[in-house]
Context: one part of a larger RNA
RNA sequence: CGUAGGAAAUUUGAGAGGCGCUGUCCUUAGUACGAGAGGACCGGGAUGGACAUACCACUGGUGUACCAGUUGUCGUGCCAACGGCAUCGCUGGGUAGCUAUGUAUGGUCGGGAUAAGUGCUGAAAGCAUCUAAGCAUGAAGCCCCCCUCAAGAUGAGAUUUCCCCAUUAGAUCCCUCAGAGAUGAUGAGGUAGAUAGGUUCGGCGUGUAAGUGUGGCGACACAUUGAGCGGACGAAUACUAAUCGAUCGAUGA
Numbered sequence: 001c002g003u004a005g006g007a008a009a010u011u012u013g014a015g016a017g018g019c020g021c022u023g024u025c026c027u028u029a030g031u032a033c034g035a036g037a038g039g040a041c042c043g044g045g046a047u048g049g050a051c052a053u054a055c056c057a058c059u060g061g062u063g064u065a066c067c068a069g070u071u072g073u074c075g076u077g078c079c080a081a082c083g084g085c086a087u088c089g090c091u092g093g094g095u096a097g098c099u100a101u102g103u104a105u106g107g108u109c110g111g112g113a114u115a116a117g118u119g120c121u122g123a124a125a126g127c128a129u130c131u132a133a134g135c136a137u138g139a140a141g142c143c144c145c146c147c148u149c150a151a152g153a154u155g156a157g158a159u160u161u162c163c164c165c166a167u168u169a170g171a172u173c174c175c176u177c178a179g180a181g182a183u184g185a186u187g188a189g190g191u192a193g194a195u196a197g198g199u200u201c202g203g204c205g206u207g208u209a210a211g212u213g214u215g216g217c218g219a220c221a222c223a224u225u226g227a228g229c230g231g232a233c234g235a236a237u238a239c240u241a242a243u244c245g246a247u248c249g250a251u252g253a
Stems, first nucleotide, its partner, number of pairs: 001152001005163007015149004021049007033038001051106005059100004066093005071086006110144003117137004164252001170248004174190005195241003198237005204230003211224005
């Protein structure tokens, strides 16, 4: 821009893409078969491999604005307590998020038409013949079934609801943001408000802060104390910021 009014929402599916794998064991059954050795079809069940998709409850990884320990050195006048630098200085843990080696699921089943093949009926050709007319059966393959996209499918579809004369229905700019994200976009909100931050409470992490007291010559230990601290998690709460505003948008050729 189109889809001959403008919107919001829900859809149909022409068409396109994806998937399609396979082992072992048990049973049927030591049966059929076979002199024996050996040893099934068909059917039923269990459990794997590779691959694919999704997810983070579990097991782990990472986790550079979380917590603790610790070395050297510099600084805050000194002690103590802290801060900077040294690969995040190093070390031990670790929330959210992201993840695999973790977890879950999948290929199935079923239907239709067939290939080679196997047949029925059956003439040409009094017989025979699956074929000439006709009728069956038959595959990991084909078309559906399953999953995804999909009306620019210009053949532009369908349904529901809303809007009638300067703006409405609706949408955007602007602002707060994240289950989204390079930017657009998408989604949640904008005071009639829990959108983000803060605060409080909780979860979770770390592991008993500082100060003080007691004991010890001291290093240090113990008590106050599962303390103190805190990135992303959950809830509550308008304390802060989403103020005020502006723009676009149908006379149905």
Molecule: large-subunit ribosomal RNA, domain VI
Organism: uncultured Salinicoccus sp.